[in-house]
A computed fold for a 301-nucleotide part of an RNA from a Candidatus Bathyarchaeota archaeon, annotated as large-subunit ribosomal RNA, domain VI. Model confidence (mean pLDDT): 82 of 100. The sequence was found in a public genome assembly.
Context: one part of a larger RNA
RNA sequence: UGCUGGUUGCCUGAGGGGAAAGGGUCCCUAGUACGAGAGGAACGGGACGUUGUGGCCACUAGUUAACCGGUUGUCCGAUAGGGCAGUCGCCGGGCAGCCACGCCGCUGAGGAUAAGGGCUGAAAGCAUCUAAGCCCGAAGCCUCUCCUGAAAAUAGGCAGCCAUUCCCUAAUAAUGCUGGGCUGGUAACAGCUUGGUUAACGGGACGAGGGCUCCCAUAGAAGAUGGGUUUGAUGGAGCCGGGGUGUAAGUCGGAAGGCUUCGGCCGACCGGCUCAGCCUGCGGCCCCCAACCGCUCGAGG
Numbered sequence: 001u002g003c004u005g006g007u008u009g010c011c012u013g014a015g016g017g018g019a020a021a022g023g024g025u026c027c028c029u030a031g032u033a034c035g036a037g038a039g040g041a042a043c044g045g046g047a048c049g050u051u052g053u054g055g056c057c058a059c060u061a062g063u064u065a066a067c068c069g070g071u072u073g074u075c076c077g078a079u080a081g082g083g084c085a086g087u088c089g090c091c092g093g094g095c096a097g098c099c100a101c102g103c104c105g106c107u108g109a110g111g112a113u114a115a116g117g118g119c120u121g122a123a124a125g126c127a128u129c130u131a132a133g134c135c136c137g138a139a140g141c142c143u144c145u146c147c148u149g150a151a152a153a154u155a156g157g158c159a160g161c162c163a164u165u166c167c168c169u170a171a172u173a174a175u176g177c178u179g180g181g182c183u184g185g186u187a188a189c190a191g192c193u194u195g196g197u198u199a200a201c202g203g204g205a206c207g208a209g210g211g212c213u214c215c216c217a218u219a220g221a222a223g224a225u226g227g228g229u230u231u232g233a234u235g236g237a238g239c240c241g242g243g244g245u246g247u248a249a250g251u252c253g254g255a256a257g258g259c260u261u262c263g264g265c266c267g268a269c270c271g272g273c274u275c276a277g278c279c280u281g282c283g284g285c286c287c288c289c290a291a292c293c294g295c296u297c298g299a300g301g
Base pairs, nucleotide, nucleotide: 005162006161007160008159009158010157011156015148016147017146021051022050024048025047026046027045028044034039052106053105054104055103056102060100062098063097067093068092069091070090071089072085073084074083075082076081095281108144109143110142111141116136117135118134119133165205166204167203168202176197177196178195179194180193181192182191183190184189206300209297210296211295212294214228215227216226217225234290235289236288238285239284240283241282242280243279244278245277250273251272252271253270254269257266258265259264
């Protein structure tokens, strides 16, 4: 842009894509059928494991430059709190997220067939699966099951909403379309004039819905997608819960030992307040803050 008013949503499925599945072992069938014996199946059913593939994060594991803690050197005079040592100093943990080493799914049915097996059956009184006709038949082909897919031009279907209106220009009639005449020019053409016909063009209002602005994330390179916008829990702050780390600072009590002028002082460390403190990409609550105010497109046949 089109799909013959506009718009929102839900479908159908022509078509397109995939390989989405492949092998193995064991058990039952069964020590059965078969076979003198020795040996020894199958149809069908079940379990386990593996390769591949799609998805997921409750568990396990990894990561986690969000986070918490320990600790060395040095610097900020000391404490407290920090900077740097790889754009984590090192170490111990670690939620969410992402992930595999973890978990879940991935065969069955139908149809048409190939080689092949047959039925009936002539040519050719017989025979013959074939010439007419008919029935079967594969890990292969097609369909269902997975994904996509009305731009499938034969451009699909259903449903909701809106519209199928009004005003100005605006009336005498301009413009457009189509004739005639005159003037200038060689001509294309330009100007003027006189008929017929058309009832619009343009602007505005209303208007379902959409977009922008604004707050965001189950989305994300940009677009896009999805949610919210005071009739609100969309994000932030706060509170509660859950979770991570592992018991903060300060103070009180104790303390090996060292020093001492014998009065006391220093003191690693331990314990109590303290399942603390700190943090939180998670859940809930709460309008405290910000989603305000607005702009724009838009069918009207």